[in-house]
Context: one part of a larger RNA
RNA sequence: UGCAUGAAAUUUGAGAGGAGCUGACCAUAGUACGAGAGGACCUGGUUGGACGAACCUCUGGCGUACCAGUUGUCGUGUCAACGGCAUAGCUGGGUAACCAAGUUCGAAACGGAUAAAUGCUGAAAGCAUAUAAGCGUGAAGCCGACCUCAAAACAAGAUUUCGCAAUUCUGAUAGCAAUAUCGGGAUAAGAAGGCCCCCCGUAGAUGACGGGGUUGAUAGGCGGGAGGUGUAAGCAUAGCAAUAUGUUGAGCUGACCCGUACUAAUAGGCCGUUCGA
Numbered sequence: 001u002g003c004a005u006g007a008a009a010u011u012u013g014a015g016a017g018g019a020g021c022u023g024a025c026c027a028u029a030g031u032a033c034g035a036g037a038g039g040a041c042c043u044g045g046u047u048g049g050a051c052g053a054a055c056c057u058c059u060g061g062c063g064u065a066c067c068a069g070u071u072g073u074c075g076u077g078u079c080a081a082c083g084g085c086a087u088a089g090c091u092g093g094g095u096a097a098c099c100a101a102g103u104u105c106g107a108a109a110c111g112g113a114u115a116a117a118u119g120c121u122g123a124a125a126g127c128a129u130a131u132a133a134g135c136g137u138g139a140a141g142c143c144g145a146c147c148u149c150a151a152a153a154c155a156a157g158a159u160u161u162c163g164c165a166a167u168u169c170u171g172a173u174a175g176c177a178a179u180a181u182c183g184g185g186a187u188a189a190g191a192a193g194g195c196c197c198c199c200c201g202u203a204g205a206u207g208a209c210g211g212g213g214u215u216g217a218u219a220g221g222c223g224g225g226a227g228g229u230g231u232a233a234g235c236a237u238a239g240c241a242a243u244a245u246g247u248u249g250a251g252c253u254g255a256c257c258c259g260u261a262c263u264a265a266u267a268g269g270c271c272g273u274u275c276g277a
Base pairs, nucleotide, nucleotide: 001152005163006162007161008160009159010158011157015149016148017147018146021049022048023047024046025045026044027043033038051106052105053104054103055102059100060099061098066093067092068091069090070089071086072085073084074083075082076081110144111143112142117137118136119135120134164276166187167186168185169184170183171182172181173180174179189273193271194270195269196268197213198212199211200210201209218264219263220262221260222259223258224257225256227253228252229251234247235246236245237244238243
């Protein structure tokens, strides 16, 4: 921009893409078969490998500053307590998010038309013949079925809902006129809805997408909780002291959960028309 009025939502599916693998074991059954040795078809079940998708309950990884320990040095006047730097100084743990080595699920079942093959009926050709007419069975393959996209599928689809009917001038037609219809112009009004802008993230390079914008829990803060770390500082007591014990599962705590308008989403602007050749 189109989809012969504009808009919101829900859809149909022409078409396109994805997927498509396979082992072992058990039962049938030590049966059929076979002198024996050996040893099935068919059917049913169990469990794997590789591959793929989703997810984070579990097992773990990471987790650049969440907690603790600790070395050297500099600083906060000193003790104590802290801070800076040294790869995140080093070390031990670790929430969320993300991830796999973790968890769950998938291929399937089924239908249609067939290949090789195998049949029924059956003549030409009194027989025979699966074929000439006609009708079956039959594969990991083909077409569906399963998953994803999809109406620019220009044959541009469907459904539901929402929105838009002002005044005036003028020309034509009809009419006695009022007025009506059609065409042109001016002015006013600017719908439904959308966007800008702002707070954000289940989204993301930017656009886009999704949530929210005071009739508000969208983000931050704050309160409570979960989870993490592992018993803070200060004080007291014991000890010459290092240190230990008590207060104390304490203190601190990024992303997680619930709540709470304290802060910021204020205010505002723009697009979009008048019933649809």
This is a predicted structure of a 277-nucleotide part of an RNA (large-subunit ribosomal RNA, domain VI) from Elusimicrobia bacterium ADurb.Bin231. Taxonomically the source falls in Elusimicrobiota (Bacteria, Pseudomonadati). Its mean pLDDT, the model's own confidence on a scale to 100, is 88. Its Rfam family is "Bacterial large subunit ribosomal RNA". The RNAcentral record of the full RNA draws on ENA and SILVA.